[in-house]
RNA sequence: GUCCCCAUCGUCUAGCCUGGCCUAGGACAACAGCCUUUCGAGCUGUUGACGGGGGUUCGAAUCCCCCUGGGGACG
Numbered sequence: 001g002u003c004c005c006c007a008u009c010g011u012c013u014a015g016c017c018u019g020g021c022c023u024a025g026g027a028c029a030a031c032a033g034c035c036u037u038u039c040g041a042g043c044u045g046u047u048g049a050c051g052g053g054g055g056u057u058c059g060a061a062u063c064c065c066c067c068u069g070g071g072g073a074c075g
Stems, first nucleotide, its partner, number of pairs: 001074007010028004020058001030046005051067005
């Protein structure tokens, strides 16, 4: 330098290919309540995320371009 893959709640992950029923789902964690003599466990609830910018579109996590970061292959 060229090419490929990846980036979503605190962590892990689904959704991306096929744009719309998505208020972005789930598990763990955290917090609150219930239960319990207390703790733990259990139950209920709450909080919390699409790497950045631009484009296409009525509508973008999803399609296109550029950038950033990480990983890999070739030279």
This is a predicted structure of a 75-nucleotide RNA (transfer RNA) from Candidatus Abzuiibacterium crystallinum.
It was read from a public genome assembly.
Rfam family: tRNA.
The organism belongs to Candidatus Abzuiibacterium, within Bacteria.